[in-house]
RNA sequence: GCCCGAAUAGUGUAGUGGUUAGCACUCAUCCCUGUCACGGAUGCAACCCGAGUUCGAGUCUCGGUUCGGGCG
Repeated sequence: GCCCGAAUAGUGUAGUGGUUAGCACUCAUCCCUGUCACGGAUGCAACCCGAGUUCGAGUCUCGGUUCGGGCG
């Protein structure tokens, strides 16, 4: 230099263009227990950045950034 892939709560991940972006762990409060752990209930918290297409974009297109892989 060229090519390919990835980026979503604090962490790991799911998500056929359309309903409140889901799940697990973590965290907070409560229940349970003599205490802790386990277990139960409720809650907080996220789409890398910019533009485009569209009635509507996490999803499609283009550019950028970061990370990973391959070729030279």